[in-house]
Model confidence (mean pLDDT): 82 of 100. The RNA shown here (transfer RNA) has 72 nucleotides and comes from Candidatus Woesebacteria bacterium RIFCSPLOWO2_01_FULL_39_10. Its Rfam family is "tRNA". Rfam describes the family as follows. Transfer RNA (tRNA) molecules are approximately 80 nucleotides in length. By type it is a transfer RNA. The RNAcentral record of the sequence draws on ENA. The source organism's lineage runs through Bacteria, Bacteria candidate phyla and Candidatus Woeseibacteriota.

RNA sequence: UCCUCGGUAGCUCAGUGGUAGAGCGGUCCCCUGUUAAGGGAAAGGUCGCAGGUUCAAAUCCUGCCCGAGGAG
Numbered sequence: 001u002c003c004u005c006g007g008u009a010g011c012u013c014a015g016u017g018g019u020a021g022a023g024c025g026g027u028c029c030c031c032u033g034u035u036a037a038g039g040g041a042a043a044g045g046u047c048g049c050a051g052g053u054u055c056a057a058a059u060c061c062u063g064c065c066c067g068a069g070g071a072g
Base pairs, nucleotide, nucleotide: 001071002070003069004068005067006066007065010024011023012022013021018055027041028040029039030038048064049063050062051061052060
């Protein structure tokens, strides 16, 4: 320098154009003599950054940043 994959909630990851989700974790409630386990509720997001396309973008296109792997 080039190629491929990845970056989405605190963590691990879904989501291939039409309302951003799950599990775990944290908070509150129920249950229990208490804890754990179990049940329930609510919260938590500039979808890496900036542009573009579109009625509409996490998703498609361009550039850049970061991480992993490969080529030279």